[in-house]
Context: one part of a larger RNA
């Protein structure tokens, strides 16, 4: 570079970033069930047993080993449930980026004055309905301050 100005959101490309997620996959924690070595402790009709006790000398008994069983119980093993890190179809979004795309909301009375809160509503910017402000152009009139 001054209206051939400026300037708004959709879309569309690109780059970077931060969410949501149906699901899939991990770690940790707790709780329920299931199995339960080993080992304590309880029990015991089986088998075995030198010391005690008895004894008719055959054996009995007691206590003990082994086994049998039982509580507890370490690992494992189903489920639950709750905390974390991934990884995810697809939904949303944010910045930023000479010359993409549809429009033309604003800025001038931006050609329906603009802004604000709201409801509804439209590809987008937006639009229309209620209330506000004026941070509105202009033209007439009033009050007012000031030369």
């Nucleotide at each position: 570079c001054a209206c051939c100005g400026c300037c708004c959101g959709u879309c569309a490309c690109g780059u970077c970033g931060a969410g949501g997620a149906a699901g899939c996959a991990g770690a940790c924690a707790u709780c329920c069930c299931u199995c339960a070595a080993a080992g304590c402790c309880g029990u015991u009709a089986g088998c075995c047993u030198a010391a005690c006790c008895u004894u008719u000398c055959g054996a009995g008994g007691a206590g003990g080993g082994c086994g049998g069983c039982g509580u507890c119980u370490a690992c494992a093993g189903u489920g639950a449930u709750g905390u974390u890190c991934g990884u995810g179809a697809c939904c949303a979004u944010g910045a930023c980026g000479a010359a993409g795309u549809c429009g033309u909301a604003a800025c001038a009375a931006g050609g329906u004055a603009u802004c604000c809160c709201u409801a509804c509503u439209g590809g987008a910017a937006g639009g229309u309905g209620g209330g506000g402000a004026u941070g509105g152009a202009u033209c007439a009139c009033c009050u007012c301050c000031u030369u």
Molecule: small-subunit ribosomal RNA, 3' minor domain
Organism: Corbierea pseudopalmata